A computed fold for a 344-nucleotide part of an RNA from Sporobolus alterniflorus, annotated as small-subunit ribosomal RNA, central domain. NCBI's taxonomy places the organism under Eukaryota, Streptophyta, Mesangiospermae, Poaceae, Sporobolus.

Context: one part of a larger RNA
RNA sequence: CUGGGCGUAAAGGGCACGUAGGCGGUGAAUCAGGUUGAAAGUGAAAGUCGCCAAAAAGUGGCGGAAUGCUCUCGAAACCAAUUCACUUGAGUGAGACAGAGGAGAGUGGAAUUUCAUGUGUAGGGGUGAAAUCUAUAGAUCUACGAAGGAAUGCCAAAAACGAAGGUAGCUCUCUGGGUCCCUACCGACGCUGGGGUGCGAAAGCAUGGGGAGCGAACAGGAUUAGAUACCCUGGUAAUCCAUGUCGUAAAUGAUGAGUGUUCGCCCUUGGUCUACGCGGAUCAGGGGCCCAGCUAACACGUGAAACACUCCACCUGGGGAGUACGGUCGCAAGACCAAAACUC
Numbered sequence: 001c002u003g004g005g006c007g008u009a010a011a012g013g014g015c016a017c018g019u020a021g022g023c024g025g026u027g028a029a030u031c032a033g034g035u036u037g038a039a040a041g042u043g044a045a046a047g048u049c050g051c052c053a054a055a056a057a058g059u060g061g062c063g064g065a066a067u068g069c070u071c072u073c074g075a076a077a078c079c080a081a082u083u084c085a086c087u088u089g090a091g092u093g094a095g096a097c098a099g100a101g102g103a104g105a106g107u108g109g110a111a112u113u114u115c116a117u118g119u120g121u122a123g124g125g126g127u128g129a130a131a132u133c134u135a136u137a138g139a140u141c142u143a144c145g146a147a148g149g150a151a152u153g154c155c156a157a158a159a160a161c162g163a164a165g166g167u168a169g170c171u172c173u174c175u176g177g178g179u180c181c182c183u184a185c186c187g188a189c190g191c192u193g194g195g196g197u198g199c200g201a202a203a204g205c206a207u208g209g210g211g212a213g214c215g216a217a218c219a220g221g222a223u224u225a226g227a228u229a230c231c232c233u234g235g236u237a238a239u240c241c242a243u244g245u246c247g248u249a250a251a252u253g254a255u256g257a258g259u260g261u262u263c264g265c266c267c268u269u270g271g272u273c274u275a276c277g278c279g280g281a282u283c284a285g286g287g288g289c290c291c292a293g294c295u296a297a298c299a300c301g302u303g304a305a306a307c308a309c310u311c312c313a314c315c316u317g318g319g320g321a322g323u324a325c326g327g328u329c330g331c332a333a334g335a336c337c338a339a340a341a342c343u344c
Base pairs, nucleotide, nucleotide: 003316004315005314007298008297012312014199015198016197017196021192022191023190025086026085027084028083029082030081033079034078035075036074037073038072040070041069042068048064049063050062051061052060053059089189091185092184095180096179097178101175102174103173104172105171106170107169108152113147114146115145117143118142123134124133160167161166204245205244206243207242208241209240213239218234219233220232221231256311257310258309259308260307261306264289265288266287267286268285269284270283271282272281273280274279293300317344318343319342326337327336328335329334
């Protein structure tokens, strides 16, 4: 440089925004850089190919090719460029609508725990069975009250929203995005995106709070041949809040983003139009089957893994190894980039 691939065999970046770059709608005019046709010049000699002479090898003569470059004259479909226009792509506006989308503040009830008081008396708790534990210094149970923290039952759904991570009691404030529907405006303003920037579960780290339940570590009791476990009694960090940091996950749909084209059926969320006892039409989502097609098979199948195009990331036998070295980042833990020897 190229081929073939990327759901499960190696391989889709965790997700977005966006720079360079790549690619890009319709009609017309101009131009002639790319493109394309013809002619000319040049492309030294040797070499190479053909013919002739000659021939053991060599040698001599003539001709061709030399896919290239330059110049001239043409063509104008396509690519590029310039100009004018268009509305289907993109966007803006009007009118509706749905939603656990985000941030902050306030607040409710149930339950666990602890504490105070009353009543009350011998157990309670726990397990396969026990014991550690707890209780006459009055527990468990029960009634009323108080405190404090965390999570939000039913509704609840294959439901909804969000780019992903994710988001759920209720109310208020601020705020992002989306869908439908008319037509009004704008007029290709688009898609992707190396580097870059931002977001990014849980755990961890730093500082300061908080600490009900749960609970790594740890202690004890059991079990067992042993038991650094599973079971039980306790229990620190953590879990919660604020501000930073980390930047990873089976970050999964193991399926990159975008656009277009392709038999149908059923359920469902949110709109619009119509009918109104039922239904029909049409968009945008969420699910279940399935035709064609595709696939190694499983399966996928208008939300494609079908048929095509554009751009990016990635793969190239197993191990060594996502390791070493080096570099960047980080308080650290570590993260990211990333080999080779050797071996089968």
The RNAcentral record of the full RNA draws on SILVA.
Its mean pLDDT, the model's own confidence on a scale to 100, is 87.